RNAcentral holds the sequence, with entries from ENA. Bacterial small signal recognition particle RNA from Promineifilaceae bacterium (SeqCode), 99 nucleotides, folded computationally. The gene name in the source record is ffs.
RNA sequence: CAGUGGGUCCCUGGCGGCGGGGGCCGUCGAACCGCGUCAGGUCCGGGAGGAAGCAGCGCUAAGGCGAUACCCUCGGGUGCCCAGGAUUACCUGCUGGUC
Numbered sequence: 001c002a003g004u005g006g007g008u009c010c011c012u013g014g015c016g017g018c019g020g021g022g023g024c025c026g027u028c029g030a031a032c033c034g035c036g037u038c039a040g041g042u043c044c045g046g047g048a049g050g051a052a053g054c055a056g057c058g059c060u061a062a063g064g065c066g067a068u069a070c071c072c073u074c075g076g077g078u079g080c081c082c083a084g085g086a087u088u089a090c091c092u093g094c095u096g097g098u099c
Stems, first nucleotide, its partner, number of pairs: 001096008010085005015079002018075006025066004034059004042051003
């Protein structure tokens, strides 16, 4: 000086981890107008019976709180992980040439 290999750094993907959001789960939850059931009372009816329906009770929506094993999704000053790329740069092994 040339060739070639490995590592660091860098890029992409995977997997894992961490964090955010959502689902699932628990609980609360419509005191103006959710749903169901509707005592009393009201209305219709001669009656039998029927209707709407307050309170109460039950259930749930939006939403709140909790939990977070699992699923989805997003993110990264994430990883002695895996694969691929790049190899301008740095470290390093080997081979050859020349002085």
It matches the Rfam family "Bacterial small signal recognition particle RNA". Rfam's curators write: The signal recognition particle (SRP) is a universally conserved ribonucleoprotein involved in the co-translational targeting of proteins to membranes. The family's RNA type in Rfam is non-coding RNA gene.